[in-house]
Molecule: Pistol ribozyme
Organism: unclassified sequences
RNA sequence: CGUCGUCUGAGCGACGUUUAAAUAGAACUUAAGCUCAGAGCGUUCCCCACUCUAGGGUGGGGAGGUGGCG
Numbered sequence: 001c002g003u004c005g006u007c008u009g010a011g012c013g014a015c016g017u018u019u020a021a022a023u024a025g026a027a028c029u030u031a032a033g034c035u036c037a038g039a040g041c042g043u044u045c046c047c048c049a050c051u052c053u054a055g056g057g058u059g060g061g062g063a064g065g066u067g068g069c070g
Stems, first nucleotide, its partner, number of pairs: 001016005006039006028067001033041001044063008
């Protein structure tokens, strides 16, 4: 310097381009993704429709957006 841990900024951390992972990111906890502010992507619940091997899957709408502590 680039890329990555949902997005932007900041932080914490990792990897080095034939790459996007991870046992890292304080520990535990939670379906809830490393943290904070904002977001509302994923995850959770309800409703409607379609589909199906009738277990499930897909789309739309609404609600809500791990927790306390160091």